A computed fold for a 490-nucleotide part of an RNA from a Patescibacteria group bacterium, annotated as small-subunit ribosomal RNA, 5' domain. The sequence was found in a public genome assembly. Its Rfam family is "Bacterial small subunit ribosomal RNA". Gene Ontology terms of the family: structural constituent of ribosome and ribosome. The coordinates come from a structure-prediction model, not an experiment, and the mean pLDDT is 86.
Context: one part of a larger RNA
RNA sequence: GGAUGAACGCUGGCGGCGUGGAUAAGGCAUGCAAGUCAAGGGGCCCGCAAGGGCACCGGCGAACGAGGUAGUAACACGUGGGUACGUACCUUCAAGUCUGGCACAGCUCGUCGAAAGACGGGGUAAUUCCGGAUAGUCCCUUCGGGGUAAAGUCGUAAGACGCUUGAAGAACGGCCUGCGCAGUAUCAGCUAGUUGGUAGGGUAAUGGCCUACCAAGGCUAUGACGCUUAGGGGACCUGAGAGGGUGACCCCCACCGAUGGUACUGAGACACGGACCAUACACCUACGGGUGGCUGCAGUCGAGAAUCUUCCACAAUGGGCGAAAGCCUGAUGGAGCGACGCCGCGUGACUGAUGAAGUCCUUCGGGACGUAAAGGUCUUUUAUAGGGGAGAAAGCCGGGAUUUAUUCCGGCGUGAUAGUACCCUAGGAAUAAGAGGUUGCUAAACUCGUGCCAGCAGCAGCGGUAAUACGAGUGCCUCAAGCGUUAUCC
Numbered sequence: 001g002g003a004u005g006a007a008c009g010c011u012g013g014c015g016g017c018g019u020g021g022a023u024a025a026g027g028c029a030u031g032c033a034a035g036u037c038a039a040g041g042g043g044c045c046c047g048c049a050a051g052g053g054c055a056c057c058g059g060c061g062a063a064c065g066a067g068g069u070a071g072u073a074a075c076a077c078g079u080g081g082g083u084a085c086g087u088a089c090c091u092u093c094a095a096g097u098c099u100g101g102c103a104c105a106g107c108u109c110g111u112c113g114a115a116a117g118a119c120g121g122g123g124u125a126a127u128u129c130c131g132g133a134u135a136g137u138c139c140c141u142u143c144g145g146g147g148u149a150a151a152g153u154c155g156u157a158a159g160a161c162g163c164u165u166g167a168a169g170a171a172c173g174g175c176c177u178g179c180g181c182a183g184u185a186u187c188a189g190c191u192a193g194u195u196g197g198u199a200g201g202g203u204a205a206u207g208g209c210c211u212a213c214c215a216a217g218g219c220u221a222u223g224a225c226g227c228u229u230a231g232g233g234g235a236c237c238u239g240a241g242a243g244g245g246u247g248a249c250c251c252c253c254a255c256c257g258a259u260g261g262u263a264c265u266g267a268g269a270c271a272c273g274g275a276c277c278a279u280a281c282a283c284c285u286a287c288g289g290g291u292g293g294c295u296g297c298a299g300u301c302g303a304g305a306a307u308c309u310u311c312c313a314c315a316a317u318g319g320g321c322g323a324a325a326g327c328c329u330g331a332u333g334g335a336g337c338g339a340c341g342c343c344g345c346g347u348g349a350c351u352g353a354u355g356a357a358g359u360c361c362u363u364c365g366g367g368a369c370g371u372a373a374a375g376g377u378c379u380u381u382u383a384u385a386g387g388g389g390a391g392a393a394a395g396c397c398g399g400g401a402u403u404u405a406u407u408c409c410g411g412c413g414u415g416a417u418a419g420u421a422c423c424c425u426a427g428g429a430a431u432a433a434g435a436g437g438u439u440g441c442u443a444a445a446c447u448c449g450u451g452c453c454a455g456c457a458g459c460a461g462c463g464g465u466a467a468u469a470c471g472a473g474u475g476c477c478u479c480a481a482g483c484g485u486u487a488u489c490c
Stems, first nucleotide, its partner, number of pairs: 001490004006486005013345006019338002026301003030298003035060003040057002043054004067256003077180007085173003090169008098132004107122006138147003152161003182228003189219003194216008231253004235246004258279005281292004309335001311334003317331001318329004348378004358369004384426005392417001395412008434479005439460003445474005455462002
């Protein structure tokens, strides 16, 4: 000198764009953050009907998105390879979609409980569940053969949306592996599922992943094992570069969800707002028993030098569901707060000497603040008031056309931000300057006070009676809505 997720002191006009819990992965009141489908199903309620509402069964989603960095020195990550594997939704191609049955919610009847909730009897539908049939480009095979599927709904219809099986694609993932990947030897030896084999189990799949048996191996000074620290990368800061430092925001990956463990469902989880068990903590209780998990968005307490609103909207982008209308979305889009940062703008311009007054200095002649002020002539950015006022909108509904995802016609008329940006008008210099320094390094000095005191200080050092170094005043210097200090890195 540059830099910062900064903090502190003094000061503070505006706008744009960013950014804001780094400490206690400490505890959390309250609200919201994941639903949707009535065109899968039977019901209940309201209604004359049309229709509407409600829970339940069922489907899809909830494994994404959002948050955090605790753990992890590891195939976690980065990069380059590999394959013994999987894939719901989407696309393409091919084939099929036949026939029966049993339940369980809701409902009803009853019982228990303070509650949370639970239990029993009866009866019921389905795109729920279970048989049978069919069977190929599927699976197994000793190549003879054996095995395995489906669901319907809407619609007058055309047709549309589905369902089952197989093949391929796209994209995503699992697993393996070469290389790279912090400090420490005041850690030198480590290892029994340990290293390998055979057989089996398990998995979507390889494998000591697991089990039995057999062998006695495997790693290590090119640092094993241990300990400490730490999420990794793209990147960011600095530097001429090499390098050094960092890993906030944004993107990719990994891991975590009070702590520890476990599986279930499912294409996918060993699952933040699912389940079970244990533990600690907190809450309710009729003392019998229950309930909870903000490292989602706001917000609160705590600890801390220190970090924001219990805001608006789904209008846009994106996601989930749905045939669609649409519903949901603290993702997201916005607004709010903070000079926390960067950038831009302003706090007026021109003129004005008898060089006013005042203050400071003085060799008492004068000098400085100083064209500075006052005065004169203008301007109106900004602020204030009034008026006008966007773009962000793509869409949706109906009909026609064809190449079936495009186009044409007609209709509707959709904006949180926000009456915001922006434009116009009005009056009036009106609404707007400080901070640090002034011995040298280092730009800028005089006077007074103090007297090794009080104090200053980054280093050298200053102060013991004329201190340009302390305190004050005046001048000056440097930056400027900031200026300094502290901390950290180069």